[in-house]
RNA sequence: AAAUCAUCCAGAAAGGUGGAGGGAACAGGCCCUGCGAAACCUUGGCAACCAUCUCGAAGAGAACGGUGCCAAUUCCUGCCCGUAUCAGCGGGAGAGAUGAGGA
Numbered sequence: 001a002a003a004u005c006a007u008c009c010a011g012a013a014a015g016g017u018g019g020a021g022g023g024a025a026c027a028g029g030c031c032c033u034g035c036g037a038a039a040c041c042u043u044g045g046c047a048a049c050c051a052u053c054u055c056g057a058a059g060a061g062a063a064c065g066g067u068g069c070c071a072a073u074u075c076c077u078g079c080c081c082g083u084a085u086c087a088g089c090g091g092g093a094g095a096g097a098u099g100a101g102g103a
Stems, first nucleotide, its partner, number of pairs: 004100005013043005021032003026078004044070003049066002052062004074095001079092005
């Protein structure tokens, strides 16, 4: 790497460097962006998967550590089913992301 399990409609931004892209890939939409994109750095924050601590039956709480994250549901759709048939709505799959254990 592949595979397994869990979660993915909640939440959380300022500054510096930088200088045109970005929202994983492809396609179609839609959107963000010179009132400054990506990337990097600093600080701050969110969250509670793991570890730790407290109370405990389940579980709940805390937030010093390891990750992660901080526009829009994983931005939406793509395949299948149901419903509706102008649009749409619901469920599932697939893909992806993150974590954990394992190898």